[in-house]
Context: one part of a larger RNA
RNA sequence: GGCGUAUGGGGGAUGCCUAGGCUCCUGCAGGCGAGGAAGGACGUGAUAAGCUGCGAUAAGCUCCGGGGAUCGGCACACACGAAUCGAUCCGGAGAUUUCCGAAUGGGGCAACCCAGCAUAUUGAAGAUAUGUUACCCAGUUAUGGGGGCGAACGCGCUGAACUGAAACAUCUAAGUAGGCGCAGGAGAAGAAAACAAAAGUGAUUCCGUGAGUAGUGGCGAGCGAAAGCGGAUUAGCCCAAACCAGCAAUGUUACGGCAUUGGUGGGGUUGUAGGGCCGCGAGAUUGUAUGUGAACCGAACCGGAACCGUCUGGAAAGUCGGGCCAUAGAGGGUGAUAGCCCCGUAUGGGUAAGGAACAUGAUACAUAGCGGUACCCUGAGUAGGGCGGGGCACGUGAAACCCUGUCUGAAUCUGCCGGGACCAUCCGGUAAGGCUAAAUACUCGCAGGAGACCGAUAGUGAACCAGUACCGUGAGGGAAAGGUGAAAAGAACCGUGAAUAACGGAGUGAAACAGAUCCUGAAACCAUACGCCUACAAGCGGUCGGAGCCCUUUCGUGGGGUGACGGCGUGCCUUUUGCAUAAUGAGCCUACGAGUUAACGUUGCCGGCAAGGAUAAGCGGUUAAGCCGUGGAUCCGUAGCGAAAGCGAGUCUGAAUAGGGCGCCAUAGUCGGUAAUGUUAGACGCGAAACCGUGUGAUCUACCCAUGGGCAGGAUGAAGCUGUGGUAACACACAGUGGAGGUCCGAACCGGUUGACGUUGAAAAGUCUUCGGAUGACCUGUGGGUAGGGGUGAAAGGCCAAUCAAACUCGGAAAUAGCUCGUACUCCCCGAAAUGCAUUUAGGUGCAGCGCUGAGUAUAAGUUUACUAGAGGUAGAGCUACUGAUUGGAUGCGGGGGCUUCACCGCCUACCAAUUCCUGACAAACUCCGAAUGCUAGUAAAUGUUCCUCAGCAGUGAGGGCUUGGGUGCUAAGGUCCAAGUCCGAGAGGGAAAGAACCCAGACCAUCAGCUAAGGUCCCCAAAUGUAUGCUAAGUUGAAAGAACGAGGUUUGUCUGCCCAGACAGCUAGGAUGUUGGCUUGGAAGCAGCCAUUCAUUUAAAGAGUGCGUAACAGCUCACUAGUCGAGCGGACGAGCAUGGAUAAUAAUCGGGCAUAAGCAUACUACCGAAGCUAUGGAUUUGACGUAAGUCAAGUGGUAGGGGAGCAUUCUGACAGGGCUGAAGGUGUGGCGUGAGCCAUGCUGGACCGGUCAGAAAAGAAAAUGUAGGCAUAAGUAACGAUAAUGCGGGCGAGAAACCCGCACACCGAAAGACUAAGGUUUCCUCAGCUAUGCUAAUCAGCUGAGGGUUAGUCGGGACCUAAGGCGAACCCGAAAGGGACAGUCGAUGGCCAACGGGUUAAUAUUCCCGUACUUGUAUAAGUUGUGAUGGAGCGACGCAGUGAUGAAAGUACCGCGAACUGACGGAAUAGUUCGUUGAAGCACCUACCUAUAUCCUUUAUAGUCAAAUGCGUAGAGGAUGGGGAAAUGCGAUAGUACACGGAGCCUUCGGGCAAAGUGAUAGUGUACCUAAGGGCUGCCAAGAAAAACUUCUAAACUUAGAUUUAUACAACCCGUACCGUAAACCGACACAGGUGGUCGAGGAGAGAAUCCUAAGGUGCUC
Repeated sequence: GGCGUAUGGGGGAUGCCUAGGCUCCUGCAGGCGAGGAAGGACGUGAUAAGCUGCGAUAAGCUCCGGGGAUCGGCACACACGAAUCGAUCCGGAGAUUUCCGAAUGGGGCAACCCAGCAUAUUGAAGAUAUGUUACCCAGUUAUGGGGGCGAACGCGCUGAACUGAAACAUCUAAGUAGGCGCAGGAGAAGAAAACAAAAGUGAUUCCGUGAGUAGUGGCGAGCGAAAGCGGAUUAGCCCAAACCAGCAAUGUUACGGCAUUGGUGGGGUUGUAGGGCCGCGAGAUUGUAUGUGAACCGAACCGGAACCGUCUGGAAAGUCGGGCCAUAGAGGGUGAUAGCCCCGUAUGGGUAAGGAACAUGAUACAUAGCGGUACCCUGAGUAGGGCGGGGCACGUGAAACCCUGUCUGAAUCUGCCGGGACCAUCCGGUAAGGCUAAAUACUCGCAGGAGACCGAUAGUGAACCAGUACCGUGAGGGAAAGGUGAAAAGAACCGUGAAUAACGGAGUGAAACAGAUCCUGAAACCAUACGCCUACAAGCGGUCGGAGCCCUUUCGUGGGGUGACGGCGUGCCUUUUGCAUAAUGAGCCUACGAGUUAACGUUGCCGGCAAGGAUAAGCGGUUAAGCCGUGGAUCCGUAGCGAAAGCGAGUCUGAAUAGGGCGCCAUAGUCGGUAAUGUUAGACGCGAAACCGUGUGAUCUACCCAUGGGCAGGAUGAAGCUGUGGUAACACACAGUGGAGGUCCGAACCGGUUGACGUUGAAAAGUCUUCGGAUGACCUGUGGGUAGGGGUGAAAGGCCAAUCAAACUCGGAAAUAGCUCGUACUCCCCGAAAUGCAUUUAGGUGCAGCGCUGAGUAUAAGUUUACUAGAGGUAGAGCUACUGAUUGGAUGCGGGGGCUUCACCGCCUACCAAUUCCUGACAAACUCCGAAUGCUAGUAAAUGUUCCUCAGCAGUGAGGGCUUGGGUGCUAAGGUCCAAGUCCGAGAGGGAAAGAACCCAGACCAUCAGCUAAGGUCCCCAAAUGUAUGCUAAGUUGAAAGAACGAGGUUUGUCUGCCCAGACAGCUAGGAUGUUGGCUUGGAAGCAGCCAUUCAUUUAAAGAGUGCGUAACAGCUCACUAGUCGAGCGGACGAGCAUGGAUAAUAAUCGGGCAUAAGCAUACUACCGAAGCUAUGGAUUUGACGUAAGUCAAGUGGUAGGGGAGCAUUCUGACAGGGCUGAAGGUGUGGCGUGAGCCAUGCUGGACCGGUCAGAAAAGAAAAUGUAGGCAUAAGUAACGAUAAUGCGGGCGAGAAACCCGCACACCGAAAGACUAAGGUUUCCUCAGCUAUGCUAAUCAGCUGAGGGUUAGUCGGGACCUAAGGCGAACCCGAAAGGGACAGUCGAUGGCCAACGGGUUAAUAUUCCCGUACUUGUAUAAGUUGUGAUGGAGCGACGCAGUGAUGAAAGUACCGCGAACUGACGGAAUAGUUCGUUGAAGCACCUACCUAUAUCCUUUAUAGUCAAAUGCGUAGAGGAUGGGGAAAUGCGAUAGUACACGGAGCCUUCGGGCAAAGUGAUAGUGUACCUAAGGGCUGCCAAGAAAAACUUCUAAACUUAGAUUUAUACAACCCGUACCGUAAACCGACACAGGUGGUCGAGGAGAGAAUCCUAAGGUGCUC
């Protein structure tokens, strides 16, 4: 380490439970709100954080009713109280009800700020209390109403897109979603200018039917009525007008009236017309409101029957025994399962507020008749029409009807409208005004009830303090989380320990392994103990065999555990022609997770009735949603044919009595249940990118607007000016002055060029280094504006909140997805396809083909074999048999060329070449010929439904290899396209080492039986080291596959030559002469080359030379010859085996070892060898036989797919049962079944559970990069966030690298110091702690707990002002919502505006204290006096750059002075060190300096200043010297402060610290550097806020008011104030190397805020 067993940890599945949900039913209610809602904020308790209740009368107050003993909510403790004089509690009616919110006095950043008026408290200011003060509509006022919120339902205005149409535009989706307005408990509609059709109905609405009909429709997808009939419920009315009366106004008048207009009253309301008017006539009927009466309903509530004992047990309701009640045996509770214990239940009773119906009589109001007809009335920019649209089922159509944007435009009852173009006849009705209950729709809510609904990953998102925590700027998104026990009896006490941690005892309890994140307690995962095995061993870890060891035993050849060794063996799923694949998916476990439901069709089966069958809505009954009855509207069937009229067992066509088509003859339907399937719906589940709609976002960023701020230092030296020179005058030159610039260098600041690092970072963009700009088109703060097909953009498709070729959020919405993935228990039977045609089609689909199931038909059909008879033109073959092509030869028509002086006639030709002949030979689109096979028909035999037809259900339509025949290609491909066959696909087994397809062979199961196939028999490895004969020497080879070409390899065959007259090979010797043949050549002598009659001679033989060689010779050889030797030696052509040719990338290999056969060839025998065949037993299907039992026969591989039969889970009904003497669940063991599974039993567990027969489903998981939770792995690994740095001593403490103190050391020092704005919101201080937080520890802390802390007339903001901009009466625009906007009102980043110094706390101070000031107001007093505004005027009031002089304050340095200290042993002091050397606001005084186009005064005139003005403006005259402005000085000021001495007292860690009283002394004038302010000055062009305050002027008005000066007294409100603030407290998810506006900012060196080192001060960066 593995397996097993046991015991634990971990975790929270399972079982059981339910407090919460879900879906309905019945009834009620259907609103709340200016009498202040919904919803909140803040409060409220003795103590009180949360929830609940309530509101300053605050877990409550009053009254009435109920009730009758406890009570002070959740909430269990202590304290303190209340209650029989009736509390708490329940019901009803009241009171109170802070602030915000429609929010309403004004404002505003909701819960805050600031007012006016009246009254009161007071004499005033100031403050407080109560009331009141918004806007719109109506109304003359008084007054009334509205506004906002709320789930669905309703009506209206507006109105998408995805999608479907397999694309898309009409169309669809859909008038849907969404936006907006408005109403009610319902809403809308509604009393015919309606339907209908020769008959009639009689408002509207809703249900059933009509009917998926008539229609409509790119006549596509789709859309889709109405009348009529059956029902629910029923209800009808009122105005306008004619006419009459009177009123008002106007006009007119002869003043008598008349007319017109307006409003009022009467009258009147319709189509067989009605009314007015005229005549007649009566006071009928009905309804509503108010009142009275008795009864009823109605809240809390009251009465309400009947049980004991025994056994078990912790407990009885269980068991057993015996009783009782029942108009009550619904349900719940009680220590297990209760009719009789408790609450209840049946039933009976009871009334307040209130409700409804009835009766009654009275009052008020409303409501009708008969007849006549001369005249009058009966709804006008209307009906209708044209054009453009919309609605109607109806898409412009033949298009009626309704609505209307626009242009037009009637009639008047003898009228007008409609009846689907239009016309006529006929019929129906009476428009252009209005109201109207019920039947219908819905459920935020209340009460009661129900469920073959869920049971904590379910059911609401939410069973629990959930729309919470948390995320986001925002709209918005949005969790997890239940269970001790009957009862807290919730563990006294003791021990270990630093400990209040944890653990061990003890105790409670039935149980503590029920101990508090506590019922049961599975799995992953992590341990411990024991048994067996394991360190030479190679693996999908199993399976088959099996030694040894251990345990057990009923002793059986038993059972269990382990498993040395051996045989075989490449996971699962998906997708594919094909996967171990190195193609997909899964880390593991548990839970959840996908063909459902509705309506309508089709078919089968089951059932009812049957020429009939069935009802629908509704209604009645019933405890019930169920059931029973009723209901015949309607549907299907019973008759067809025809386009139809129509006819009818026929009919249509047709001239037809013809023929033909479709029917009849030959009839079964219908309703319900159930199964399968189709259609419409999301339709098996998950999955887009997108499209559209309403909103939310400019705290990031882009641009813009308003108002503020910032830029060390150095350099350069434009214009202008001045001077000199110069010119006729300019010009020009030089010098100086001057200080310009999208100028230069370079910090802050802004940016981001290079390189490196970083890349699970320190950081979701940074660090280091380097670099660009740095007075400008610069950077930056605060407050604002622009919004999604939109913005903004010096333009990159950049940016618009870490998102951009169209943001984000929610919705349409479950968009669509011909695409991918996934799709869950078992057994049995059958079993495909990857083809044809078509397709905007090719990975999709339709039809056909092939599969399954059921039914039917026949002496059939189908299939196979044999024979017979046929059609045919392939293979082959052939071509003087066609067409075409074609080798060689013969012949040579014709042509070319040459010759012939031209022409003609001719001639020649090694040129081309027809026909014909001989010869050879080709063809898919040649055939004089022509098979095999296949096909058709017949006969016979075999088989026996396999064929075919109909009905239902599919899948498939990617194929692949091999063999054969072809096309294509290269007679390439594991290529591609066809055909025939086969196998794989969907096929296991044996062989081929291994292998989808090759060879053999088709697996129902079992067997330690037998025989064989392919292939094998030396070992691995079962079987022959078999027999016989050869071959190979290469490890060739040993299973497939190697070539051309080469080779004295070897075996063998055929033919042929030489040879004892001596072959072949070897050895010895010769190999000569003419001659160096001739030519050529520089040379060529056998041997560079050329020529040749390559000759001749000597010879045994010897080439005018076979090679080597030389410059050429020479030289060495060969041919040839002789000798020696002594028997065979050569050549050619075949065959077998072997050999070279022979090259691939990690290390090789025939499967290996190896083998001389165990290789190759031939022949033979034996054996092995499979899931084949046989044997034995068993299961099952189909068929036959049989009554059955059973027998026989043939079967039983299988993907997609079809069919059949079952198992399990949850719930329901019925029946009979089990259970505390122990249910479910969990965990073991044994048994049964082919299987899914089932049964029994031990332990655990502690309350429910199963069986049978039916029924209903949220009904079975291993996979979906599935969802949630838990747990592994990597791994004790990476890391611990600036490399500015720590060390030592002491202290506290259980414990110290980090805490505290001290001493050293180090770091920052234009900061890493100090102050402040924003933002944060208690982090501040003290005490006590250390579980978590802190990247480690911690005694420490920005952590935990408790307590404490922020003090203002003057600081900041408000009670003052205005900018950009916001809001916004009026007004304008717009379907609505809404948009713009004058007045006004808000709005600082600006204007205005009054306090300084010292001291003090643990924590605050310009706030408290001390001292000294100032501002505003009120009163009083005194003095003076034209005061007075929301109006006029002035002022307020403004840019940028540069800058001289004076030179303040602050600061620094030097010098001087004072005090203290230092000087190693002593002294001295001329030495040194440290500290100090000083003082505010305010008041007084006014100076330096600047200014002369300056400031002020007087006066004259005056068009203007919306009215006025004495003011201003303008023009003039005169006069004055003012105006701005630091400082110094005096007072403030006796800080008796700093400093020194001193030391009571207190504290102490023993080092010291704090420190009152008291004492003492005082010292500055300079110098240097430096430079601020100011409406300064200068220059320049881009020409640089507003209002209030303040001053002044008058208007109205007022005249002891008011104004102004001084003094005294009084008054002076609200908010902020702690702490962090370049950061550990803000923005970045963090105690994050990033970001964050303003002010001060010392010394040395230096131009400097650069840089280096330091001061004050801070820190050493939490391992």

A computed fold for a 1663-nucleotide part of an RNA from Flavobacterium agri, annotated as large-subunit ribosomal RNA, half A. It was read from a public genome assembly. Its mean pLDDT, the model's own confidence on a scale to 100, is 81. The source organism's lineage runs through Bacteria, Pseudomonadati, Bacteroidota, Flavobacteriales and Flavobacterium. It matches the Rfam family "Bacterial large subunit ribosomal RNA". Its Rfam clan is "LSU clan".